[in-house]
Context: one part of a larger RNA
RNA sequence: GGCGCAUGGUGGAUGCCUUGGCAGAAGAAGGCGAUGAAGGACGUGGCAAGCUGCGAUAAGCCUCGGAGAGCCGCAAGCAGGCUAUGACCCGGGGAUUUCCGAAUGGGGAAACCCACUACGGUAAAACCGUAGUACAGUCUGAUGAAUACAUAGUCAGAUAUGAGCGAACUCAGGGAAGUGAACCAUCUCAGUACCUGAAGGAAAAGAAAGAAACCUCGAUUGCGAAAGUAGUGGCGAGCGAAAUCGCAACAGCCCAAACCCGAUGGAUCUCGGUUCGUCGGGGGUUGUAGGGCCGGCAACAGUAGAGUUACCAAUCCAGUCGUUAGUCGAAGCCCUCUGGGAAGAGGCGCCAUAGAGCGUGAUAGCCGCGUAUACGAAAACGAUCUGGACUCGAAGCCGGUACCUGAGUAAGGCGGAGCACGUGAAACUCUGUCUGAAUCUACGGAGACCAUUCCGUAAGGCUAAAUACUAUCUUCUGACCGAUAGUGAACCAGUACCGUGAGGGAAAGGUGAAAAGUACCCCUGUUAGGGGAGUGAAAUAGUACCUGAAACCGUGUGCCU
Numbered sequence: 001g002g003c004g005c006a007u008g009g010u011g012g013a014u015g016c017c018u019u020g021g022c023a024g025a026a027g028a029a030g031g032c033g034a035u036g037a038a039g040g041a042c043g044u045g046g047c048a049a050g051c052u053g054c055g056a057u058a059a060g061c062c063u064c065g066g067a068g069a070g071c072c073g074c075a076a077g078c079a080g081g082c083u084a085u086g087a088c089c090c091g092g093g094g095a096u097u098u099c100c101g102a103a104u105g106g107g108g109a110a111a112c113c114c115a116c117u118a119c120g121g122u123a124a125a126a127c128c129g130u131a132g133u134a135c136a137g138u139c140u141g142a143u144g145a146a147u148a149c150a151u152a153g154u155c156a157g158a159u160a161u162g163a164g165c166g167a168a169c170u171c172a173g174g175g176a177a178g179u180g181a182a183c184c185a186u187c188u189c190a191g192u193a194c195c196u197g198a199a200g201g202a203a204a205a206g207a208a209a210g211a212a213a214c215c216u217c218g219a220u221u222g223c224g225a226a227a228g229u230a231g232u233g234g235c236g237a238g239c240g241a242a243a244u245c246g247c248a249a250c251a252g253c254c255c256a257a258a259c260c261c262g263a264u265g266g267a268u269c270u271c272g273g274u275u276c277g278u279c280g281g282g283g284g285u286u287g288u289a290g291g292g293c294c295g296g297c298a299a300c301a302g303u304a305g306a307g308u309u310a311c312c313a314a315u316c317c318a319g320u321c322g323u324u325a326g327u328c329g330a331a332g333c334c335c336u337c338u339g340g341g342a343a344g345a346g347g348c349g350c351c352a353u354a355g356a357g358c359g360u361g362a363u364a365g366c367c368g369c370g371u372a373u374a375c376g377a378a379a380a381c382g383a384u385c386u387g388g389a390c391u392c393g394a395a396g397c398c399g400g401u402a403c404c405u406g407a408g409u410a411a412g413g414c415g416g417a418g419c420a421c422g423u424g425a426a427a428c429u430c431u432g433u434c435u436g437a438a439u440c441u442a443c444g445g446a447g448a449c450c451a452u453u454c455c456g457u458a459a460g461g462c463u464a465a466a467u468a469c470u471a472u473c474u475u476c477u478g479a480c481c482g483a484u485a486g487u488g489a490a491c492c493a494g495u496a497c498c499g500u501g502a503g504g505g506a507a508a509g510g511u512g513a514a515a516a517g518u519a520c521c522c523c524u525g526u527u528a529g530g531g532g533a534g535u536g537a538a539a540u541a542g543u544a545c546c547u548g549a550a551a552c553c554g555u556g557u558g559c560c561u
């Protein structure tokens, strides 16, 4: 020195564990904000650095309800307090709530600086305190041009109307590229990502100028099928319907107009009308056309009925139920054994609408918390049902008349876009631009176009449910993870750290049942480390603490050289 064995160090794999995550189900909730949010800065404790809580009333104040013996957060200690006159704790309501932040008196390099007005401290100044002072919208009043009335504008007052934030979902306005086409340009990716605006608990859509096919259906939305079909496509890559059927859920309405009444302004004239316009009320709302008006017949009622979530008028009260604290809650402190410890083993019992789960010194239905069942709210909020109050509120038929039924619209040309559909035979929808109808004997559609036939009635509006999503809350589940996993984050993590910045972004869990966390003595290079002693079941469990692999480094020893 090598190999082997033994025994240590180092190291932190492995096993076991779980305070944390992940995914999902059901239900709730779906907003907060000028009454100042979200998010922060700075404060706040007897000692107080951090976190948490709170706000100069500052780990808190008041009140109502619950609960009932301890309590003064994490978090020990010292000191000092609170508490059956009910503390601490849990829940409802309220008060306080510095400064910044939409930030809003003006400014500003956020958490700072500087004002004005009124009132008070006052008799005045200085100073201090309190309140108000942004912009836009709306309303009221005043003032008031060009320009006569007027209007614009200006000024003042009032106004919790707006603004800003928020995970995804929704609609709208804009809108890529990497990529695919084995290149690439039409095409694709994709109307995706992303930006912007707006809104809601959903949004959007929605009561046929529809779809069909000569049969019919009857608003919209979503799911399954139709179907990777019909189509479309440098007919490449690809893209990709609809009818129809099944299912979920269902709900229909209101204006504009004709006509009537009223108010008001203008014109006109025989001064009472006519006519034009505006406003209000009634009326009326459709496709086998309907409505108006005129004539005729018939009928009653604020009744039948319907509703108070839209349409669409009317919402409150009481009860009920639910949410936000909680309450009661069965049955072995049985015997023996092992053990540090019994819930284990053996024996003997018991409860069960409760044998879900967790904890307890090992594995507990009967030890504890709970669980099943049954109950519970002073207060706040919500829901639906019941009752009351409230609101709306009917009619039909026949005949005539030709008054009404959404215009720079429909449609056409040119240029684009959307439709599964790339201009194509290209209908249909939207539109920048130029043109520009008809009026029910009318108009649109049925995929060029024409005829026939059928279907519908555009150019106004509203509309629940079925559907989408989950930042958040509650309960539950897992052939999900178990600390290099699972969230980036089990731990004071979006931290430390890096970057000018946008941004990037860690590592780090485990003594023991209980600190019983080693009194006392000793060594020593003296805040280290160790040896005794003691605790403990165990200290090779000693806070660098469960287990403690390997690499790597020693010590002892056997063999070989």
Stems, first nucleotide, its partner, number of pairs: 001560009015546001016510002020481002022478007029470002031165002039100003042055003046078002050074002061094006070082003105114003115133007135162002137159007169200001170198005180187001184234001210217002221248005231239002252462003255406001259282011287440001289405003292401006305392003315389005320383005326375002332348001334347004349366002351355001357369003411435008421447001442457005497504002517545001520532004